A computed fold for a 150-nucleotide RNA from Pelobacter propionicus, annotated as FMN riboswitch aptamer (RFN element). Its Rfam family is "FMN riboswitch aptamer (RFN element)". Rfam links the family to the GO term FMN binding. The organism belongs to Pelobacter, within Bacteria. Its mean pLDDT, the model's own confidence on a scale to 100, is 76. The same sequence occurs in records of 2 taxa. Of the family's consensus pairs, 97% are formed in the model.
[in-house]
C1' cells in the first nucleotide's frame, strides 16, 4: 500500500427587515441556504520545471441518498370496495427538480463577468426549500479498530 470479512464513530444548512390581512417565518417586495460520490483549463502545498504527485473546488454536467409514489405484510371497521394507523422491500424510475448568455483558452453547462432557475411528504387561523412532525429515524458515505490472505 493492496483485497476481503467483522465491528465501531460520523455523517444537512436556511425567513433577517418591509407590505396586505381577523388570520401568513406559508401570499407580495428585498434578503438567506445548498447532503454524497465523480469530473477539473481555478486555487494551495511539493517537484526533476516539466510534467507529475497530495489537498480543495458544480445547488441546477453524470450518478447516488433520505422522502412521497408503486409493491408486499399486520392491525382496526361484521364484511368486500374504500379508509386509517404501523411495519418491511428498494425490483420500478412515476414526482426525483433546476442554467443559459458573454470572456478566456486547444479543450469549461465546472473558471472569471452578469443574468436566470430549483427545492419530499404531512400539519397550520392563508398556499412553507427556511416553522411544526415523522426523526433520539434512516441513508448516500466519510474515516477508525481488529482478523485472515497476497
Nucleotide at each position: 500500500g493492496c483485497u476481503u470479512a467483522u465491528u465501531c464513530u460520523c455523517a444537512g444548512g436556511g425567513c433577517g427587515g418591509g407590505g396586505u390581512g381577523a388570520a401568513a417565518u406559508u401570499c407580495c417586495c428585498c434578503a438567506c441556504c445548498g447532503g454524497c460520490g465523480g469530473u477539473a483549463u481555478c486555487c494551495c502545498g511539493g517537484u526533476c520545471u516539466u510534467u507529475c504527485c497530495g489537498g480543495g473546488g458544480a445547488g441546477c454536467c453524470c450518478g447516488c441518498g433520505a422522502g412521497c409514489g408503486c409493491c408486499c405484510c399486520u392491525u382496526c371497521c361484521a364484511g368486500c370496495a374504500u379508509g386509517a394507523a404501523g411495519g418491511g422491500g428498494g425490483u420500478c424510475a412515476g414526482c426525483a427538480g433546476a442554467u443559459c448568455u458573454g470572456g478566456u483558452g486547444c479543450g469549461a453547462u465546472g473558471c472569471c463577468a452578469g443574468a436566470g432557475c430549483c427545492g419530499a411528504c404531512g400539519g397550520u387561523u392563508a398556499c412553507a426549500g427556511u416553522c411544526c412532525g415523522g426523526a433520539u429515524g434512516a441513508a448516500a458515505g466519510a474515516g477508525g479498530a481488529u482478523a485472515c490472505g497476497g